This is a predicted complex of two RNAs, RNase P RNA and transfer RNA, with 419 nucleotides together.
The prediction has a mean pLDDT of 81.
RNA sequence: GAGUCGGCCGGAUGAUCGCUGCACGCUUCGCGUGUGGAGGAAAGUCCGGGCUCCAUAGGGCAGGGUGCCAGGUAACGCCUGGGCGGCGAAAGCCGACGGAAAGUGCCACAGAAAACAUACCGCCGAUGGCCUACGGGCACAGGUAAGGGUGAAAAGGUGCGGUAAGAGCGCACCGCGCGGGUGGCAACACGCCGUGGCAGGGUAAACCCCACCCGGAGCAAGGCCAAAUAGGGGUGCAUUGGUGUGGCCCGCAUCGCACCCGGGUAGGCCGCUACAGGCGCGCGGCGACGCGCGUCGCAGAUGAAUGAUCGUCCUCGACAGAACCCGGCUUACAGGCCGGCUC
RNA sequence: GGGCCGUUAGCUCAAUUGGCAGAGCAAGGGACUCUUAAUCCCUAGGUUGGAGGUUCGAUUCCUCCACGGCUCACCA
Numbered sequence: 001g002a003g004u005c006g007g008c009c010g011g012a013u014g015a016u017c018g019c020u021g022c023a024c025g026c027u028u029c030g031c032g033u034g035u036g037g038a039g040g041a042a043a044g045u046c047c048g049g050g051c052u053c054c055a056u057a058g059g060g061c062a063g064g065g066u067g068c069c070a071g072g073u074a075a076c077g078c079c080u081g082g083g084c085g086g087c088g089a090a091a092g093c094c095g096a097c098g099g100a101a102a103g104u105g106c107c108a109c110a111g112a113a114a115a116c117a118u119a120c121c122g123c124c125g126a127u128g129g130c131c132u133a134c135g136g137g138c139a140c141a142g143g144u145a146a147g148g149g150u151g152a153a154a155a156g157g158u159g160c161g162g163u164a165a166g167a168g169c170g171c172a173c174c175g176c177g178c179g180g181g182u183g184g185c186a187a188c189a190c191g192c193c194g195u196g197g198c199a200g201g202g203u204a205a206a207c208c209c210c211a212c213c214c215g216g217a218g219c220a221a222g223g224c225c226a227a228a229u230a231g232g233g234g235u236g237c238a239u240u241g242g243u244g245u246g247g248c249c250c251g252c253a254u255c256g257c258a259c260c261c262g263g264g265u266a267g268g269c270c271g272c273u274a275c276a277g278g279c280g281c282g283c284g285g286c287g288a289c290g291c292g293c294g295u296c297g298c299a300g301a302u303g304a305a306u307g308a309u310c311g312u313c314c315u316c317g318a319c320a321g322a323a324c325c326c327g328g329c330u331u332a333c334a335g336g337c338c339g340g341c342u343c
Numbered sequence: 344g345g346g347c348c349g350u351u352a353g354c355u356c357a358a359u360u361g362g363c364a365g366a367g368c369a370a371g372g373g374a375c376u377c378u379u380a381a382u383c384c385c386u387a388g389g390u391u392g393g394a395g396g397u398u399c400g401a402u403u404c405c406u407c408c409a410c411g412g413c414u415c416a417c418c419a
Base pairs, nucleotide, nucleotide: 001343002342003341004340005339006338007337008336009335011313012312013311014310015309016308017307019037020036021035022034023033024032025031026030039319043330044329046328047327048326049325050324051218052217053216054215058250059249060248061247063214064213065212066211067210068082069081070080071079072078083097084095085094086093087092098209099208103207104206105203106202107201120148121147122144123143124142127141128140129138130137131136156174157173158172159171160170161169175198176196177195178194179193180192181190182189183188222270223269224268225267232261233260234259235258236257237256241255242254243253244252263418264417265416277296278295279294280293281292282291283290284289314317344415345414346413347412348411349410350409353368354367355366356365362399370386371385372384373383374382392408393407394406395405396404
């Protein structure tokens, strides 16, 4: 210098005015003081869980998801480590990475043939037939899959032998399958042994098979208080039934339910922020992470706050803003800082 | 905030075991007519919202984005 991986920051500071949660005081319209006030993604709502209601979520079918192995975790489609394959000179990066020798479907056009293989051109025509001036020639039956051609894809590769020409037809090496051995928890690996001339195209982000997992809904969940009233009208279904938000059946609970017309109320409190929490140290582990100790308190609104103006400085400031909470993934992001590794 | 659905020609919509993307209206040209309308004939017009992946091949299957729309209180 180039590359690569990981972590962090993402305007600073002062003054004035304003908004808002909490505490205290004055005092109860409110005011004053103190203190707290967006993010690494608060986003997309793509996964997983907590929490709440439905039964304490139970059995079966259907449906959905995940997909090499082991571990981590509350759980996961996430993370860590390993295996295999691919890219790279390396550090390193990427991978929907089970099964096509269970079954079914599809493979347009082109091509002879798109899957219990086949024969368009080509090669041969040894054997059988005919003609021989004995070198051979001709036509057919037939043989063949080396070569050409079509296509995204055409039934192991190279070499030698063999043959009329050829072909795993035979052999050697490579590749592949099966059985065993060794190493490893396993995936898998082996320049270990034996065996089989060779299984037989692609597609499972087509149906499917195998293994594992999943009940449904969501804080506008749900609970309490208050207010309100026409606890009215019509239609339909109805105890082998209806409803309880399940796709369906069983089961459980309950006894009316669904739709339309007309009418009324839309205020307050809880849930609501303290937890799988942040930081530091020690120990265990390759690591994700776990255990122990100490320490900190860090937004909680409900028309919805976190802002505006001015001054100074600099490298001139990106993407964007909570709405029950948390763990991930993905996407957006001006610029800057630190560290490891490779060449 | 939660849940659900959609995007194909200028507009409204089709397109199934994945195999050349179509129809109606609108637009342009021609015929008919003195002219216009109607009618008839012809023509053009597509990043199938965008990017990536699976596949020989994607409107269709998968993933991630963008935009638009619908719905969700209580009494009775």